[in-house]
RNA sequence: CAAGGGUAACCGGCGAACGGGUGCGUAACACGUGAGCAAGCUUCCGAUUUGUGGGGGAUAGCCGGCCCAACGGCCGGGUAAUACCGCAUACGUUCAUCGAGCGGCAUCGCUUGGUGAGGAAACCUCCGGGGCAAAUCGAGGUGCUCGCGGCCUAUCAGCUAGUUGGUGAGGUAACGGCUCACCAAGGCGACGACGGGUAGCUGGUCUGAGAGGAUGGCCAGCCACAUUGGGACUGCGACACGGCCCAGACUCCUACGGGAGGCAGCAGUGGGGAAUAUUGCGCAAUGGACGAAAGCCUGACGCAGCAACGCCGCGUGCGGGAAGAAGGCUUUCGGGCUGUAAACCGCUUUCAGCAGGAACGAAAAUGACGGUACCUGCAGAAGAAGGAGCGGCCAACUAUGUGCCAGCAGCCGCGGUGAUACAUAGGCUUCAAGCGUUGUCCGGAUUUAUUGGGCGUAAAGAGUUCGUAGGCGGUCGAGUAAGUCGGGUGUGAAAAUUCUGGGCUCAACCCAGAGACGCCACCCGAUACUGCUUAACUUGAGUUCGAUAGGGGAGUGGGGAAUUCCUAGUGUAGCGGUGAAAUGCGCAGAUAUUAGGAGGAACACCGGUGGCGAAGGCGCCACUCUGGAUCGACACUGACGCUGAGGAACGAAAGCAUGGGUAGCAAACAGGAUUAGAUACCCUGGUAGUCCAUGCGGUAAACGGUGGGCACUAGGUGUGGGUUUCUAUUAACGAAAUCCGCGCCGUCGCUAACGCAUUAAGUGCCCCGCCUGGGGAGUACGGUCGCAAGACUAAAACUCAAAGGAAUUGACGGGGGCCCGCACAAGCAGCGGAGCGUGUUGCUUAAUUCGAUGCUACGCGAAGAACCUUACCUAGGUUUGACAUGUUUGGAAAAGCAACAGAGAUGUUGUGUCCGCAAGGGCCAAACACAGGUGGUGCAUGGCUGUCGUCAGCUCGUGUCGUGAGAUGUUGGGUUAAGUCCCGCAACGAGCGCAACCCUUACCUAUAGUUGCCAGCGAGUAAUGUCGGGAACUCUAUAGGGACUGCCCGGGUUAACCGGGAGGAAGGUGGGGAUGAUGUCAAGUCCUCAUGGCCCUUAUGUCCAGGGCUACACACGUGCUACAAUGGCCGACACAAACCGCUGCAGAAUCGUAAGAUGAAGCUAAUCGGAGAAAAUCGGCCUCAGUUCGGAUUGAGGUCUGCAACUCGACCUCAUGAAGUUGGAAUCGCUAGUAAUCGUAUAUCAGAACGAUACGGUGAAUACGUUCCCGGGCCUUGUACACACCGCCCGUCACAUCACGAAAGCCGGAAGCACUUGAAGAGGCUGUGGUAACCGCAAGGAGCUAGGUCUCAAUGGUGAAUUUGGUGAUUGGGGUGAAGUCAUAACAAGGUAGCC
Repeated sequence: CAAGGGUAACCGGCGAACGGGUGCGUAACACGUGAGCAAGCUUCCGAUUUGUGGGGGAUAGCCGGCCCAACGGCCGGGUAAUACCGCAUACGUUCAUCGAGCGGCAUCGCUUGGUGAGGAAACCUCCGGGGCAAAUCGAGGUGCUCGCGGCCUAUCAGCUAGUUGGUGAGGUAACGGCUCACCAAGGCGACGACGGGUAGCUGGUCUGAGAGGAUGGCCAGCCACAUUGGGACUGCGACACGGCCCAGACUCCUACGGGAGGCAGCAGUGGGGAAUAUUGCGCAAUGGACGAAAGCCUGACGCAGCAACGCCGCGUGCGGGAAGAAGGCUUUCGGGCUGUAAACCGCUUUCAGCAGGAACGAAAAUGACGGUACCUGCAGAAGAAGGAGCGGCCAACUAUGUGCCAGCAGCCGCGGUGAUACAUAGGCUUCAAGCGUUGUCCGGAUUUAUUGGGCGUAAAGAGUUCGUAGGCGGUCGAGUAAGUCGGGUGUGAAAAUUCUGGGCUCAACCCAGAGACGCCACCCGAUACUGCUUAACUUGAGUUCGAUAGGGGAGUGGGGAAUUCCUAGUGUAGCGGUGAAAUGCGCAGAUAUUAGGAGGAACACCGGUGGCGAAGGCGCCACUCUGGAUCGACACUGACGCUGAGGAACGAAAGCAUGGGUAGCAAACAGGAUUAGAUACCCUGGUAGUCCAUGCGGUAAACGGUGGGCACUAGGUGUGGGUUUCUAUUAACGAAAUCCGCGCCGUCGCUAACGCAUUAAGUGCCCCGCCUGGGGAGUACGGUCGCAAGACUAAAACUCAAAGGAAUUGACGGGGGCCCGCACAAGCAGCGGAGCGUGUUGCUUAAUUCGAUGCUACGCGAAGAACCUUACCUAGGUUUGACAUGUUUGGAAAAGCAACAGAGAUGUUGUGUCCGCAAGGGCCAAACACAGGUGGUGCAUGGCUGUCGUCAGCUCGUGUCGUGAGAUGUUGGGUUAAGUCCCGCAACGAGCGCAACCCUUACCUAUAGUUGCCAGCGAGUAAUGUCGGGAACUCUAUAGGGACUGCCCGGGUUAACCGGGAGGAAGGUGGGGAUGAUGUCAAGUCCUCAUGGCCCUUAUGUCCAGGGCUACACACGUGCUACAAUGGCCGACACAAACCGCUGCAGAAUCGUAAGAUGAAGCUAAUCGGAGAAAAUCGGCCUCAGUUCGGAUUGAGGUCUGCAACUCGACCUCAUGAAGUUGGAAUCGCUAGUAAUCGUAUAUCAGAACGAUACGGUGAAUACGUUCCCGGGCCUUGUACACACCGCCCGUCACAUCACGAAAGCCGGAAGCACUUGAAGAGGCUGUGGUAACCGCAAGGAGCUAGGUCUCAAUGGUGAAUUUGGUGAUUGGGGUGAAGUCAUAACAAGGUAGCC
């Protein structure tokens, strides 16, 4: 140096507008759907036709030089092209012009002929081809226009100046106010414009039976965006995510001069957050860009990783294995559950593990996934189960702990000592590699109701009428075909969903086919109905004529009664007022009464669910003006109608404004009362107001709580206004029919029920208004109206689980009716005062044991505390125990007796020595199970009891009625003591209660006749049934009878029954007792007994001594004794019933003043005893007093019981001799053999009653009556009560807390307007500066261009307003809170009916 190959920068071409991301913006032709463009563009791709001739001047890279921190830049030199520029040619193409034909959709379109003007290209080659240029068509893409569709808000009602249209021009690929000039004054809007808020739209997705509702993540289509805003360039295509310019914010670099950047690409980081992954592999596949191709690029994509985030599939073993191990839990201590579960035996190996092989995806090569899926082999049950729940809803239960604590909770609600609800455990239930929780959406929810709701009283009919828009609309034709119906064509992307089939071992998943896709557009057809146009009709509606009724309206005039005031007369001390009073008026003459006068307001009787009016409303009489209605006639119009968003008018009372008027009444106000208070109710006064005129206001429980219109659907009855017919001699009555009003009753039907019912709340149609849990609230803010008061429109935060309607059953009422009860009244006797007894509170105490507490605790448990009882206190003992049972072991003792110590319990010592053939029993000791508890809980319980109440009630079956709760029966008329009975009745029956049956008492009969009795007979005694005897009487005790409204009279419903009477011993349940329904009071009792939990176990058990329960300033309950003469004392003397007695009653007799003692007969009791009854009666004394009343208290002495009378017994005798002279407020009992009074006995008990229980004696008064007090029963009524009136419940104030409103202001956001600023860029003008291609010899020109300037214009600035948030001293009401304060407004007639 040549050839070939490679590489980077550079020139040129194409791509970079695709693919990928995100959802800021956008309520819009953005999207969806269907059309249109005769108003368009189109690189690459396909088809066809034609052409590709001949020239020119540059420039990058490169070389040389220079500036610069960087980015980068400047000068000089030369160079290539499919880069760039002239020329030639071009049927067709573009433009202009002149024709022809055809067509249509208004402007017009298509085809075609003539003439003129303008317009192309680029080459490379391996010779196969690849490019380039012009033109036509296609395909795909894109642009523009239109119909329809899809959010909230009217507390946004008016918006709009390029706005709407026109003419012309410019601009665009293209139509167009797209832009500009001029002209006109339009355009949009209640079918929601404009504004505000929110939002990408769709296929689809979730849900739902559907209609709908909600939603738009992945995938797919479209749109918008790329740090924020603006702009253009290039290009077929962008106003361009990884391009450019400018401005703003931010980050980075800097030499301070200046530069760089844009993850809403894939990974990744930070931040935020409850929360969301790897800075992976590969272009192997699919797809894309470029290239002729090799190829290269591709965080598209294919794969892998992470996350149980979802869907699907699989495993964690399978079989056998006990009447069932251990452990755990539980238990009725027997057992049961865990549970065939485990162990144990046998078997298998999916998945995981280890080892070997090994794909499809790939057509010739090429495999990231990947040594992966898959296959084979190996070992071993081996490595692999959790979560929630268990009160109901809702499948699943016990124990322990806790004790309104800790906690749970979706709703209801659990938890305060037996928690299936908390916590834990066991068990169970249910899901399962998941299970729960939280959030969101739909469903259930017919709870926004088109399908598919309502409005009398539950939320809801506008106060009423007129009327605009709108909606709806009578009869008969014709036309049309918009709605409507039938058929067809196009479209309705794919995916998804559904069905059928197929492929991954199944499934999820994937693939194919089918079906479906309501809509929309077009074509053809039908014409019943609706619509439109038109010809008619008369029944809807209206007009006309003739009558009728009326408190319809407006104005003017008039009238009498009454109230008040004034004047005058008569007249005198009060009037007035109230529940009662007082304030007030009155001797200055009231009230009362007579006469006259003044003034205002309202119009008695008639007057009536009667009339009129749209409603509000309208009432003395007359006149003037005026609206509507009804009836009759049937002449006229010919659908002219109905309703009615907005709108307009009217609209009680109170209120407001101005001016009058003011008799009565009367807010406010004053005074007097009432009252705890009384800013009220009551009284005396009294101003606005009430009245008139003119305006305003516009609300009422403006209600029939019921919008208007039309039609239809059984009747009966009354009344107002008409007309007709009949009867009738006329008239007047009367009867019938019909139209329009106003009422009542009632069938069907409707209704949650109540109720409505031709005047509908029934059945239908049309139109309007209104409702959607309670409170907050008809409130705040905003707006409109108003003089104001205020009206209309109208939320939210927050809070509650209800608020509400109708009806039912109860309960209650200072609601009603009827009835009963010693409930009141009428009486008798008391209590409350005194003393004492007894019980209780309180106080005290070491302890004063405990319980009972309105009636229904308080002489109660207790029918009997000196010890015991005894539970309490102090002190001393004891621990398998004072008492029971069992087991094991051991013993020969134990009991008893005696002695000692001790307060005693007890201890020590001595003595003593059991039965049985045996087993063993008995006893003692030790150990273990256990005993024991008058410890707690009566609010865990059984049983028993009290009370309402011996009140007359409480229920059931069947039937009937009602949706039901429930009702009926059981209510009603009578009657009863009674739900007793009768009558009636949709009830018929029955049960528990009532009554009766039972006991007792009153009469009689029979039987029996001892212990009782004694008439007659006999005997005997001082006397006595004492004896023989008797069986009559009394009595006893058995059986019967008797009384049933049976009889008479009257009343009554011919009833039940009531009144009276006779007879009778007894008369209307004869008297008394026993007997106590369903239920109520968490009534009482764990201290009679029984009993579940809990608690104590050398003590809360048990034994013992002493003390206490007996205290004592008071207070209360219940009794006794009294206060005296109806009495006290003394003497004499008479008559009961019932009861009791052997650990007993105890006589006679004797002693004692007496209590009592001695004594012992008799009696196991009609035999004996207690045992004498007392009051009464007879006689005497006392003589009104603190006494001859009264007996407390105290002293002394005794008796009895008992181990023991000190604390702490009863009784006797003597002495002492207190208070007390009949009892305040208040309060109890009793209706006949009762009250009152008088004694007697008994239980308990050693002893100890004034208490309790039982018994008899004497023996009253009063009841008109049901108004009142209390309690109860039945019916009815109201109710906001149901824990049931001791109920419920309202408001202020105080405190705490929450959300909201107002507020001097303060701080932001958003959008717009005006002025200003004026980057980049584009366009216009200019271009004197600069300039290779073309013309020209040259000068120069053409063309291009830097620059300048104007317009538009982002951003920024200023200003005045708008709107929307945040915050704000203070302030306003609201909500909610534990048991605060004050009153008691409402619910009953709520104590003044309530409400608007």
Source information:
RNAcentral holds the sequence, with entries from ENA and SILVA. This is a predicted structure of a 1396-nucleotide RNA (small-subunit ribosomal RNA) from an uncultured bacterium. It matches the Rfam family "Bacterial small subunit ribosomal RNA".